The RNA shown here (transfer RNA) has 75 nucleotides and comes from a Candidatus Woesearchaeota archaeon. It was read from a public genome assembly. Rfam family: tRNA. Rfam links the family to the GO term triplet codon-amino acid adaptor activity. Rfam's curators write: Transfer RNA (tRNA) molecules are approximately 80 nucleotides in length. The family's RNA type in Rfam is transfer RNA. Its mean pLDDT, the model's own confidence on a scale to 100, is 80.

RNA sequence: GGGCGGUUAGCUCAGUCCGGUCAGAGCGCUUCGCUGGCAGCGGAGAGGCCCCGAGUUCGAAUCUCGGCCCGUCCA
Numbered sequence: 001g002g003g004c005g006g007u008u009a010g011c012u013c014a015g016u017c018c019g020g021u022c023a024g025a026g027c028g029c030u031u032c033g034c035u036g037g038c039a040g041c042g043g044a045g046a047g048g049c050c051c052c053g054a055g056u057u058c059g060a061a062u063c064u065c066g067g068c069c070c071g072u073c074c075a
Base pairs, nucleotide, nucleotide: 001074002073003072004071005070006069010027011026012025013024020058029045030044031043032042033041034040051067052066053065054064055063
């Protein structure tokens, strides 16, 4: 330098193929209940403008273009 994959909640990840009522799950966190208390189980809640910028579109996490970063392969 080039190919491919990845980037979404504090962590691990789904959703992208086929644009809309899709912003979710588990764990963690807060709180309530069961208990004398802990553990455990159950209920509720907070938390992300989806890596950055631009474009297309009535509408973009999702499509297009450019860029940063991570992994891997080739040179």